[in-house]
RNA sequence: GGUGAUGUAGCUCAGUGGUAGAGCACUUGCCUAACAUGCCUGGGACCCUAGGUUUGAUCCCUGGCACCACCA
Numbered sequence: 001g002g003u004g005a006u007g008u009a010g011c012u013c014a015g016u017g018g019u020a021g022a023g024c025a026c027u028u029g030c031c032u033a034a035c036a037u038g039c040c041u042g043g044g045a046c047c048c049u050a051g052g053u054u055u056g057a058u059c060c061c062u063g064g065c066a067c068c069a070c071c072a
Base pairs, nucleotide, nucleotide: 001071002070003069004068006066007065010024011023012022013021018055026042029039030038048064049063050062051061052060
C1' cells in the first nucleotide's frame, strides 16, 4: 500500500427499514447472625463518525476513524 471482517449498555453478544433486547456486572427490597444462592426492583447504549437514499435508517449506499486478519 491492497483485500476482507468488526464497531450496539461497564463486559460478552443478539436484533430488525417503523426511534433497541438478553446474560453477567451495578442498584432497591426480601431471605441469613453474616456471606453466598434464590426471588423482586431500578438505572444505564438516540447503535463509532460525517453525509446520501427513503415518509421513516442501528439496518441500505459512500467517505472517514479505530481495531483485527490475510496478501505485498

RNAcentral holds the sequence, with entries from Rfam.
Transfer RNA from Sciurus carolinensis, 72 nucleotides, folded computationally.